[in-house]
RNA sequence: AUUGAUUAAGCCAAACUUGUUGUGAAACAAGGACGGAAAGCCAUGGGUCUUUAUCUUUAAGAUUGCCAGGUUGCCAAAA
Numbered sequence: 001a002u003u004g005a006u007u008a009a010g011c012c013a014a015a016c017u018u019g020u021u022g023u024g025a026a027a028c029a030a031g032g033a034c035g036g037a038a039a040g041c042c043a044u045g046g047g048u049c050u051u052u053a054u055c056u057u058u059a060a061g062a063u064u065g066c067c068a069g070g071u072u073g074c075c076a077a078a079a
Stems, first nucleotide, its partner, number of pairs: 003076002011036002016031006034065001040071003044068003047063005053058001
């Protein structure tokens, strides 16, 4: 460096429930685990979604647990 094991140390936490915030997509906290080897971070490209803007393709947003890209990184068998 490659790889991701019926290993191991630790990590994250979908749906759903409750509370709060927001017009909304959603976010945060607690509970809870479907899953994850980058499910760490960055809205850069595409996708999807929202709007009490605009009026039909723009604007402002949401999503990195949709995909790609960038960047950092834990553990470990065999080769």
Annotation
The RNA shown here (c-di-GMP-I-GGC riboswitch aptamer) has 79 nucleotides and comes from a Campylobacterota bacterium. Lineage of the source: Bacteria > Pseudomonadati > Campylobacterota. It was read from a public genome assembly, where an Rfam model found it. Of the family's consensus pairs, 95% are formed in the model.